Predicted 3D model of a 337-nucleotide part of an RNA (large-subunit ribosomal RNA, domain IV) from Capsicum baccatum. Rfam family: Bacterial large subunit ribosomal RNA. The full RNA is in RNAcentral, with records from SILVA. Its mean pLDDT, the model's own confidence on a scale to 100, is 85.
Context: one part of a larger RNA
């Protein structure tokens, strides 16, 4: 000197990012047990007290024996769950209701899941899924059923905007393919006649195009409605008998101009915002306040009992965490030998 571990004046969180680590607490029996509260809970709440060992009784009975448990009496120790076993505890706030899952070898959470809610699709050879197909499978299921979003017990409540994007539902009009066509129009051109060939002339079948009125589904343009669909939810001037402030009032756009309810928040830049508590002293923390850069109503608002190896602030208990070291055990290094 490094690990593991005993003990330690006086203090007792001053340590420190943070009481991390350590110590404290512990078992049984009798007792007591607050806010809250979904009445089940909280709760082993918090608290105080008992505990050996030895004798005499009771319950107890027709006698005997015996556990447990109660009552009296005394006895020993510093110390009777004598050791080993064996919960530390309150108070406040966040978040996420709960039990549960989760990054196998850095995260275990506030993330996922979840019962509830709600939209929606789907009538069964369902829908939606996997396959080029057969066919799986949904499902030996049938709307109290199955698929797919999105939100998450539970109270209260979820407000306006359909202009723009989705999807639905319509069918009067416009728009409009592929095909189909009346009809024009080209090219070519079987045959015919001049007795026959070359040629001349006549003909106009039949093939191959071209244009083409007209007939033509769905979309799309159009109507309608629809936000627990995607999403959106203004500015500006001016007024009250100090002063600020504006209930009032004007004007401009918009498809409406953010309603309740919270709020420096897991959201606050300015910010260590301000006032209160709490401390001798508080950029954490908690209670208002609020023009909130850039909260907000199921990508829910907001509020909650229970609950959590969860953030976080404080309390008194206990302590080598520290003032601030010191002593010993064992195991290792290091000198020496």
């Nucleotide at each position: 000197c490094u690990c593991u571990c005993u003990c330690u004046a006086a203090g007792g969180a001053a340590c420190u990012c943070g009481a991390c680590a350590a110590a404290a607490u512990a078992g049984c029996c009798a007792u007591g047990u607050a806010a809250c509260u979904u009445u089940g809970g909280g709760a082993g709440a918090a608290g105080a007290g008992g505990u050996u060992c030895c004798u005499c009784u009771u319950u107890a009975c027709a006698u005997c024996a015996c556990a447990a448990a109660g009552g009296g009496g005394g006895u020993c120790g510093c110390a009777g769950u004598g050791a080993c076993c064996a919960a530390g505890u309150u108070c406040g706030g966040g978040c996420g209701a709960c039990u549960g899952u989760u990054u196998a070898c850095c995260a275990a959470a506030a993330a996922c899941a979840c019962a509830g809610g709600u939209c929606u699709c789907c009538a069964c050879a369902a829908a939606g899924u996997c396959g080029u197909a057969a066919g799986a499978g949904c499902a030996u299921g049938u709307a109290u059923g199955g698929g797919g979003g999105c939100u998450u017990a539970c109270a209260c409540c979820u407000u306006c905007c359909c202009a723009a994007u989705g999807g639905u539902a319509g069918a009067a009009g416009g728009u409009c393919a592929a095909g189909g066509a009346a009809g024009u129009u080209g090219u070519u051109g079987g045959c015919c006649u001049g007795a026959u060939g070359a040629c001349a002339g006549g003909g106009g079948a039949g093939a191959c195009g071209a244009c083409g009125a007209c007939c033509g589904a769905a979309g799309c343009c159009c109507u309608a409605g629809u936000g627990a669909a995607c999403g959106a939810c203004g500015a500006c001037c001016g007024u009250a008998a100090c002063u600020a402030u504006a209930a009032c009032a004007g004007u401009c756009c918009u498809a409406u101009g953010g309603u309740a309810g919270c709020a420096a928040a897991c959201u606050u830049c300015c910010u260590u915002c301000u006032c209160a508590a709490g401390u001798a002293a508080g950029u954490u923390u908690c209670c208002a306040c609020c023009c909130a850069u850039a909260c907000g109503a199921a990508a829910g608002g907001c509020g909650u009992a229970a609950u959590g190896a969860u953030c976080u602030g404080g309390g008194a208990a206990c302590u080598g965490u520290c003032u601030u070291a010191g002593a010993g055990a064992g195991a290792g290094g290091c000198u020496c030998g």